About this RNA: Transfer RNA from a Patescibacteria group bacterium, 71 nucleotides, folded computationally. Its Rfam family is "tRNA". By type it is a transfer RNA.

RNA sequence: UGCCGGAUCGUCUAGUGGUAGGACGUCUGUUUCUGGAACAGAAAACCGGGGUUCGAGUCCCUGUCCGGCAG
Numbered sequence: 001u002g003c004c005g006g007a008u009c010g011u012c013u014a015g016u017g018g019u020a021g022g023a024c025g026u027c028u029g030u031u032u033c034u035g036g037a038a039c040a041g042a043a044a045a046c047c048g049g050g051g052u053u054c055g056a057g058u059c060c061c062u063g064u065c066c067g068g069c070a071g
Base pairs, nucleotide, nucleotide: 001070002069003068004067005066006065007064010024011023012022013021018054026042027041028040029039030038047063048062049061050060051059
C1' cells in the first nucleotide's frame, strides 16, 4: 500500500429493512440472625459523518480503530 472480515448495554453475544433481545455483572425488593443462594423487578448499548428509504443495527459512500492475508 492493496484485499477480506469485524466494531451492538459495564463484559460476552443475538438481531429477514418494521417494538434493539439474551447471559453474566450492577441496583431495588422478597426471603435469611447476617452473607450467599433462590425468586421478582429495574437501569443500561447500535464506532463517527453523509446518503437511500415511509422506516436503517441491517443497504450504499466515506472516515477512525482492531484482526487476518498478500506485497
The RNAcentral record of the sequence draws on ENA.